[in-house]
RNA sequence: UUUCAGGGAAGGUGAAAAUCCUUACUGGCGGUAGCAAGAUCAAUCUUGAAGCCCGCGAGCGGAUAAAAUCUGCUGAUUCGGUCAAAUUCCGAAGCCAACGGUUAAAGUCCGGAUAGAAGAAA
Numbered sequence: 001u002u003u004c005a006g007g008g009a010a011g012g013u014g015a016a017a018a019u020c021c022u023u024a025c026u027g028g029c030g031g032u033a034g035c036a037a038g039a040u041c042a043a044u045c046u047u048g049a050a051g052c053c054c055g056c057g058a059g060c061g062g063a064u065a066a067a068a069u070c071u072g073c074u075g076a077u078u079c080g081g082u083c084a085a086a087u088u089c090c091g092a093a094g095c096c097a098a099c100g101g102u103u104a105a106a107g108u109c110c111g112g113a114u115a116g117a118a119g120a121a122a
Stems, first nucleotide, its partner, number of pairs: 001122004009023004024108002026097002028056004035048005051095002059073005077093005099111003
């Protein structure tokens, strides 16, 4: 510099709900990781693996005329098992999900967004 960089719904009630209720479904990026797959005679190497452990991004504010920049806030996990070692493996039961909009309260609909970005690849 270029390219890439967020997923997911049906039914019921009702005057009205993709928002309530029921049952489903979804899980950004980096790290950690005893697992898995592959390569090698081997040492070892490569690839993948956590929504709720750590960090970041997105989002909402503040400072500034504004921008750059700096800065504040910002979700959720336990129990049992194995082991030298696991909030990552195995089993079970849970929990969480910005802002604005809407005849009725939204992780799944619409919008800012044909945006921006943690970062990834070349």
Source information
The RNA shown here (FMN riboswitch aptamer (RFN element)) has 122 nucleotides and comes from uncultured Bifidobacterium sp. Its mean pLDDT, the model's own confidence on a scale to 100, is 77. NCBI's taxonomy places the organism under Bacteria, Actinomycetota, Actinomycetes, Bifidobacteriaceae, Bifidobacterium. The sequence is in RNAcentral, with records from MGnify.